RNA sequence: CUUACACAUGCAAGUCGAGGGGAAACGACGGGGAAGCUUGCUUCCCCGGGCGUCGACCGGCGCACGGGUGAGUAACGCGUAUCCAACCUGCCUCUGACUGAGGGAUAACCCGUCGAAAGUCGGCCUAAUACCUCAUGGCAUCGUCUGCGGGCAUCCAACGACGAUUAAAGAUUUCAUCGGUCAGGGAUGGGGAUGCGUCUGAUUAGCUGGUUGGCGGGGUAACGGCCCACCAAGGCGACGAUCGGUAGGGGUUCUGAGAGGAAGGUCCCCCACAUUGGAACUGAGACACGGUCCAAACUCCUACGGGAGGCAGCAGUGAGGAAUAUUGGUCAAUGGGCGAGAGCCUGAACCAGCCAAGUAGCGUGCAGGAUGACGGCCCUAUGGGUUGUAAACUGCUUUUAUGCGGGGAUAAAGUGAGGGACGUGUCCUUCAUUGCAGGUACCGCAUGAAUAAGGACCGGCUAAUUCCGUGCCAGCAGCCGCGGUAAUACGGAAGGUCCGGGCGUUAUCCGGAUUUAUUGGGUUUAAAGGGAGCGUAGGCUGUUGGUUAAGCGUGUUGUGAAAUGUAGAUGCUCAACAUCUGAAUUGCAGCGCGAACUGUCCGACUUGAGUGCGCGGAAAGCAGGCGGAAUUCGUUGUGUAGCGGUGAAAUGCUUAGAUAUGACGAAGAACUCCGAUUGCGAAGGCAGCUUGCUGUAGCGUAACUGACGCUGAAGCUCGAAAGUGCGGGUAUCGAACAGGAUUAGAUACCCUGGUAGUCCGCACGGUAAACGAUGGAUGCUCGCUGUGUGCUUAUUUUUAGUAUGCGGCUAAGGGAAACCAUUAAGCAUCCCACCUGGGGAGUACGCCGGCAACGGUGAAACUCAAAGGAAUUGACGGGGGCCCGCACAAGCGGAGGAACAUGUGGUUUAAUUCGAUGAUACGCGAGGAACCUUACCCGGGCUUGAACUGCCGGUGCCGGCAUGAGAGAUCAUGCUUUCCUUCGGGACACUGGUGGAGGUGCUGCAUGGUUGUCGUCAGCUCGUGCCGUGAGGUGUCGGCUUAAGUGCCAUAACGAGCGCAACCCCUGUCGUCAGUUGCCAUCAGGUAAUGCUGGGCACUCUGGUGAUACUGCCACCGUAAGGUGUGAGGAAGGUGGGGAUGACGUCAAAUCAGCACGGCCCUUACGUCCGGGGCUACACACGUGUUACAAUGGCGUGUACAGCGAGUCGGUACCGGGCAACCGGUAUCCAAUCAAUAAAACACGUCUCAGUUCGGACUGGGGUCUGCAACCCGACCCCACGAAGCUGGAUUCGCUAGUAAUCGGGCAUCAGCCAUGGCGCGGUGAAUACGUUCCCGGGCCUUGUACACACCGCCCGUCAAGCCAUGAAAGCCGGGGGCGCUUGAAGUCCGGACCGCAAGGA
Repeated sequence: CUUACACAUGCAAGUCGAGGGGAAACGACGGGGAAGCUUGCUUCCCCGGGCGUCGACCGGCGCACGGGUGAGUAACGCGUAUCCAACCUGCCUCUGACUGAGGGAUAACCCGUCGAAAGUCGGCCUAAUACCUCAUGGCAUCGUCUGCGGGCAUCCAACGACGAUUAAAGAUUUCAUCGGUCAGGGAUGGGGAUGCGUCUGAUUAGCUGGUUGGCGGGGUAACGGCCCACCAAGGCGACGAUCGGUAGGGGUUCUGAGAGGAAGGUCCCCCACAUUGGAACUGAGACACGGUCCAAACUCCUACGGGAGGCAGCAGUGAGGAAUAUUGGUCAAUGGGCGAGAGCCUGAACCAGCCAAGUAGCGUGCAGGAUGACGGCCCUAUGGGUUGUAAACUGCUUUUAUGCGGGGAUAAAGUGAGGGACGUGUCCUUCAUUGCAGGUACCGCAUGAAUAAGGACCGGCUAAUUCCGUGCCAGCAGCCGCGGUAAUACGGAAGGUCCGGGCGUUAUCCGGAUUUAUUGGGUUUAAAGGGAGCGUAGGCUGUUGGUUAAGCGUGUUGUGAAAUGUAGAUGCUCAACAUCUGAAUUGCAGCGCGAACUGUCCGACUUGAGUGCGCGGAAAGCAGGCGGAAUUCGUUGUGUAGCGGUGAAAUGCUUAGAUAUGACGAAGAACUCCGAUUGCGAAGGCAGCUUGCUGUAGCGUAACUGACGCUGAAGCUCGAAAGUGCGGGUAUCGAACAGGAUUAGAUACCCUGGUAGUCCGCACGGUAAACGAUGGAUGCUCGCUGUGUGCUUAUUUUUAGUAUGCGGCUAAGGGAAACCAUUAAGCAUCCCACCUGGGGAGUACGCCGGCAACGGUGAAACUCAAAGGAAUUGACGGGGGCCCGCACAAGCGGAGGAACAUGUGGUUUAAUUCGAUGAUACGCGAGGAACCUUACCCGGGCUUGAACUGCCGGUGCCGGCAUGAGAGAUCAUGCUUUCCUUCGGGACACUGGUGGAGGUGCUGCAUGGUUGUCGUCAGCUCGUGCCGUGAGGUGUCGGCUUAAGUGCCAUAACGAGCGCAACCCCUGUCGUCAGUUGCCAUCAGGUAAUGCUGGGCACUCUGGUGAUACUGCCACCGUAAGGUGUGAGGAAGGUGGGGAUGACGUCAAAUCAGCACGGCCCUUACGUCCGGGGCUACACACGUGUUACAAUGGCGUGUACAGCGAGUCGGUACCGGGCAACCGGUAUCCAAUCAAUAAAACACGUCUCAGUUCGGACUGGGGUCUGCAACCCGACCCCACGAAGCUGGAUUCGCUAGUAAUCGGGCAUCAGCCAUGGCGCGGUGAAUACGUUCCCGGGCCUUGUACACACCGCCCGUCAAGCCAUGAAAGCCGGGGGCGCUUGAAGUCCGGACCGCAAGGA
């Protein structure tokens, strides 16, 4: 207590002897007996209802209260108000009257029967306040008589009289009291009726046969279809009947500012129930929790034949469950039953026990105390910080705790006895007596800080942060989210924050949520206006006079139980708690008053509405008639080869004559121009002309009616296109279909055909982005402008005014904004419709409609944390505009094919160290891998270490030479060998110890620095102002211009910064200054020759310093900026050429291996030394290059012309040797001093188109040089060999002038060199650019966007496997409900027969 689940055991309702017969038990007393004997005491036995009392029995009262539970119930069940002349009421109270005389039984007891038991049966005796008869009787009821009176009458009927039917009980005491009977009042309790209120579903719309009413009966305490016979056909329902679901109702509780929302536990009132269902009996009261009967289920006993039971009373048990207590004490108080009373009973109640479940109070100490102690742990810039006045320590206090003592506290009132007062039942007083909790509360003394603190959290919301561990793991999470190696978010720790005998979590309710909006929301685009009209109910409704008083307002009366809540006061030491008093309880009802407003009723009015009359108008509807052009088809003429169609084609048509063109004819459909943000209509919609019929709007007039109005759930009608049925019609076009194309495919877009349909009539259907995405009506609220149709005025038109339509732009105002703005989306009123996160879904089921198609109505499970609107900034677009770039185009030369060089991938390997990977990696880091480098592998060594360094101790060098072992590092041996000094020692080296070391180990996604790229692209921003709710915009846009955000003009902007440009360097021209190592015009000397020498500085040149170029001048164009020109001048002309210079930023771009650095990792190894190997491998793939394929060439011979560099461990001339690489000698240059043959070119000769006198790979032999050492693995020279390759597929790269192409030369690194690479240098020296359509990249403006890690975006559908939710399924099992039928217990009622007056008997 969730389980109205099942219950062991005990208790929860008895009492009265003053109603009765009696005496089983106990006690007292009396008598008798026995024993012990102490001779009058104890014990035992027997007798005595005479006594106290009393089991069982008869009888009375009670058991219908109290206590429990919430299953059922949507109901007069509950709440509130009213009513009962339609009722009952034991005990209690008041009043009146009475209480006479008899009788027959029966229980107990006793004797028997049956049965295991429960129990039952038979016989005999007996009592009563049990039961019955007779008498008396008022009232009551009925009947008869009389008849005041009423009535038209049938008739009703007061007073009165008579008749009939009914009563009783005694007990105890002897003054009396308690009873009993009848009748009438009261009180209390109950019964009944009615108004209003009382959850949800319309995917429940119709329900109802005793149903609704009447007449007459029956029944009841009483009314009533409550029941029955007859009669009528009603009754309820959209203001929600019926049906389904859920639920006890209220006072109240929680929350909320309130209005509300949610709930109904404790306490109080009412109802219902008592294992489930049914039924009556008794009684004042029950259809009865601890009564009876029947049925059912379950449990128990049994001798198997039969019996017993009902905790939703108090405890307690089992089961269930996340979950809820003691098988306690007492009747002392309060209350109840019985009793005359004492008293008895009372799991009601009062107490105690258990539980931090709630509320309140109190404590766990207080003050001082800094070396800011130790320790811990933690952090740290290693200085310190923090825990922290915290502790220790000193002083103080003692609530609580423990011990001892006091305290017979209050709650006590009663009761018994005595006395007194008043005068018969109350009060006062004395004595005695009654306390469970309890020796409790409370008080005093003593002891001693002694006995007493935890929980959650620390990313934001939200108060409070650091370290370690972990590494998208483990985990956290209320929402957002955290965790992938530096986690304030996980776990631990330290510190902090909040609360504290509690703190967190979970569940639920209200609030916040104006997020169901009455207070208090919305509907153009966010969800939301019905497709439109007519119209029923309903809602709302013009001016004015009166009436009424329903609404409304106000006053008052009754009620609104108490408790609760609230204000004040009081009592427990305070508080919680309790008590008293007040207001409140916003409600309902009654009685008055008022009459503004709403309503009712009666009048009046004309402005709303309608009618009449007049005027002009319209693509309004329906029906008929008529018309021309075009299309197709038919006939026919002319005419000949194609037509048609497309991006291009083909299918198709055509010599059987097409297309084209002329004539005639037929058919059907649609109406060119006019034609217009023009008109009409309710919407859908409506277009040739004309006739008829029908309808409507507008204007003018003011004759008539007199509020007749607005809206409108249901309902009815209309309703594009497509679709359906029947019957026609069918020219065009044309779903489906066929063919041809396109394509990867093409069930499409394109083409050729073509059926339904498109058209007409009748009928159905009822939907659209049926849109102004904006319901209808009425009133009010600045302007400008155009237009359709009327009317008025003047001067006729223009124009002006007015009314009504259709448009555009704007003010106020509104709006989230976009925008709307007298045709509102503004300000207001009325009515209708609709919305409440996205998806599921306008789906499923049900119902309604339909011939069908389908339409209307319209969910849920489940799932997500969003979906959506408007606007902003970017990015993007096979969007648009403008512009630029070797971007394309125009050209020149290449790459991609060959061989080789080199780098990369891959593979291989003990290792092939590492990094770089689209553009922006790949002749890159590397501007030099044989050892070293070197970081990799194998092997051998060392461990404070190979290098550096602090301190302490010891030793003496270190080094050099030699020998031995070893692959070497290393080890051993021998010889040789210091300096300074203040004499203490020091420098240096070795060794031992100790503290640092060392790491090319990891992380470039922890970093600094540096770099690449977009891109030398022209952009990127700021201050103030202005605009916008804001993001943000403006400036920075627009026009022109520029290489340029370069400038000019314009301008809500005005200015400024970083970028551009300029300033810097080189180069081009000139001047000036200077003049060696450069130069040589002039002068002199000299040589085979040469600035070789003297001399000079004019020139060249070198190095300083200046000038020059600015669209300055002219012409034209342009407002200007600026542009153009075979312009002039000038060395150079519009930035003269080149370099350096790289905005805000992007790519987590690159680099921890250049350096630095945080963190992590290794420490006899991931450190370090040495030898050898590897980085050089090789099926293959790619990038970058070199050499070629040849005659614009190769080879040979001859002959010219540079610039930038570098150089003493070096560069080299010259002489000699060698075919040569090179070697030997002499000499020169530390450099404008010395040294280096420039090559291509040019001239001549040869080769003659071949795999060659092209090409040179590969290979063989022989050498040279560097170096400790050329095996792996160097370069060069000579001789020989002589491969591929005959100009390179798709594709692709560079370049716009001294450029491309081509030719050589120098330097760095470096012993040497794998250099064909890199960097700068000069020689020779072109072609082309129409132009911006296209490719790529970029800039500005604009546009669309569902993108924002931004198109390498986003996103749709299917699917393996798994998971979640929901279906279908042969068959099987179970539950609930409705209707019909059958059987039928107990019980009540009715009927029948015998005796007795009756009870009763049979």
The prediction has a mean pLDDT of 80. A computed fold for a 1402-nucleotide RNA from an uncultured bacterium, annotated as small-subunit ribosomal RNA.